[in-house]
Context: one part of a larger RNA
Molecule: small-subunit ribosomal RNA, 3' major domain
Organism: metagenome
RNA sequence: UGACGGGGGCCCGCACAAGCAGUGGAGCAUGGGGUUCAAUUCGAUGCUGCGCGAAGAACCUUACCUGGCCUUGACAUGCACAUAGUAGGAGCCUGAAAGGGUGACGAGGUAGCAAUACCAGUGUGCACAGGUGCUGCAUGGCUGUCGUCAGCUCGUGUCGUGAGAUGUUGGGUUAAGUCCCGCAACGAGCGCAACCCCUGUGUCCUGUUGCCACCCCUUAACUGGGAGCACUCUGGACAGACUGCCUCGCUUCAACGAGGAGGAAGGUGGGGAUGACGUCAAGUCAGUAUGGCCCUUACGGCCAGGGCUGCACACGUACUACAAUGCCCGGCACAAAGGGAAGCAAGACCGUCAGGUGGAGCAAAUCCCAGAAAACCGGGCCCAGUUCAGAUUGUCGUCUGCAACUCGACGGCAUGAAGCUGGAAUCGCUAGUAAUGGCGCAUCAGCUACGGCGCCGUGAAUACGUUCCCAGGCCUUGUACA
Numbered sequence: 001u002g003a004c005g006g007g008g009g010c011c012c013g014c015a016c017a018a019g020c021a022g023u024g025g026a027g028c029a030u031g032g033g034g035u036u037c038a039a040u041u042c043g044a045u046g047c048u049g050c051g052c053g054a055a056g057a058a059c060c061u062u063a064c065c066u067g068g069c070c071u072u073g074a075c076a077u078g079c080a081c082a083u084a085g086u087a088g089g090a091g092c093c094u095g096a097a098a099g100g101g102u103g104a105c106g107a108g109g110u111a112g113c114a115a116u117a118c119c120a121g122u123g124u125g126c127a128c129a130g131g132u133g134c135u136g137c138a139u140g141g142c143u144g145u146c147g148u149c150a151g152c153u154c155g156u157g158u159c160g161u162g163a164g165a166u167g168u169u170g171g172g173u174u175a176a177g178u179c180c181c182g183c184a185a186c187g188a189g190c191g192c193a194a195c196c197c198c199u200g201u202g203u204c205c206u207g208u209u210g211c212c213a214c215c216c217c218u219u220a221a222c223u224g225g226g227a228g229c230a231c232u233c234u235g236g237a238c239a240g241a242c243u244g245c246c247u248c249g250c251u252u253c254a255a256c257g258a259g260g261a262g263g264a265a266g267g268u269g270g271g272g273a274u275g276a277c278g279u280c281a282a283g284u285c286a287g288u289a290u291g292g293c294c295c296u297u298a299c300g301g302c303c304a305g306g307g308c309u310g311c312a313c314a315c316g317u318a319c320u321a322c323a324a325u326g327c328c329c330g331g332c333a334c335a336a337a338g339g340g341a342a343g344c345a346a347g348a349c350c351g352u353c354a355g356g357u358g359g360a361g362c363a364a365a366u367c368c369c370a371g372a373a374a375a376c377c378g379g380g381c382c383c384a385g386u387u388c389a390g391a392u393u394g395u396c397g398u399c400u401g402c403a404a405c406u407c408g409a410c411g412g413c414a415u416g417a418a419g420c421u422g423g424a425a426u427c428g429c430u431a432g433u434a435a436u437g438g439c440g441c442a443u444c445a446g447c448u449a450c451g452g453c454g455c456c457g458u459g460a461a462u463a464c465g466u467u468c469c470c471a472g473g474c475c476u477u478g479u480a481c482a
Stems, first nucleotide, its partner, number of pairs: 001482002003479003007476005013470001015466002019429002022426002026320002029317003033313001034311002042053002064306007073128001077127007088105001091102004108119004130295002133293003139289001141284003144280001146278001151190006157166003170181003196272004201239005207233001210229002215226003242266001245260005322422001326381006338369003343362002348357003388419001393414007435458007
């Protein structure tokens, strides 16, 4: 100087408390452990692994296993030699395919008048290719975490023999090393804040594909058309918030705090992007790059089939429930954000349905996906393992795809399991939040999505307080630790 303390002081954070809804019990989905296996590829492992890499494992992917094959190789560059019925190649034989044979037909470029030379191609040989083989404790890059915590440092000066200190401590204050005052310090840098994006208000501009107040025509109907750009909206510019104004408090004529006015918004308005010096030899050699080591008729390459989906178990994360604030049937409103050409697909027709036939329109403020759902209105159920719950199984189908046996999703009928609110323990959340309802997208032929990322609808309760648990900041103290 740090680190540590079941030392102290001060202060913060959904850290506790106060609340709401869960997990832990059930079924199922998914991931991991274990176990099994020819293989169940590999990595991630307290917080910071376990719906993680994987934003799509039937083949492919695929890295694993079994078997069949190839050896200058699936791919790159160079050298040497050979090569005109050459490159390519229908077809045929063998085969599970890959591969191995055979093979009708049959080319090209550059220079040159041409002969010819060179190239391309093929073969042979050589240098090499190739490796998801090892080392993340050899590395780059990127990332997680402490933590969006308020800290981490430097120059000069001063103090100290020195390590170092001071500044950065102190008194206030703040979300903040934020600001004010004081002070042997005076300044500065990286962080904080602001500058950026979205959202909340208004003005101006814009007026189609958007809008419909007034007017005209039309219609059963503001139904359609015209006219129009006022309104909504689209998306560009600007305004607006600064403790600016008033009162009070603390008081030092300070920073600041409390209240008020005005305002769409008030004291950081809400959200995002943004992550200082560093810590964990944290993670990644399997994204890519890369040193070293290792393999070289194989640890490289191709293919078929299998596996990654195996199942006595125990664990994490979700979903669906156990019901009446509910379930079922009918009716009937109101979104946002997205996607669409090898695509989205309307009306119509067929099918109980999944879906099929067909194809208008749309490279999209125009057309389509597209019915939002909860809510609301009417009816049924009457507390029951039920008109709750839907696992499991049987059977018949639909769709994608070369192909759904291992191992896809979806639909109809039948079946109708566990489950009556979950022990010890434990997670999230402070407002348009939690809870709850649906919608979209990426990946993608299809899909094991109940996952991930977004969008809108409905919309709470509680916070006395900081003793305690956990994490952190500043000062101080002890130390036999570095």